[in-house]
RNA sequence: GCCGUUGUAGCUCAGUCGGUAGAGCGCUCCGCUGAAGACGGAGAGGCCCGUGGUUCGAUUCCAUGCGGCGGCA
Numbered sequence: 001g002c003c004g005u006u007g008u009a010g011c012u013c014a015g016u017c018g019g020u021a022g023a024g025c026g027c028u029c030c031g032c033u034g035a036a037g038a039c040g041g042a043g044a045g046g047c048c049c050g051u052g053g054u055u056c057g058a059u060u061c062c063a064u065g066c067g068g069c070g071g072c073a
Stems, first nucleotide, its partner, number of pairs: 001072007010025004019056001027043005049065005
């Protein structure tokens, strides 16, 4: 330099062939316990990397930039 792949909650990931998004772990509160853990219940937390385009509408499609990973040179 070229090609591919990836970028969603604190972490690991899922998701919608376009209609404003979920799980597990973690965190907060409550129950239980002498206390803690485990267990049970409730809850908070992200508008989905940036910009532009298509569209009535984009996290999802297209272009480009940036970051991660892999391959080729």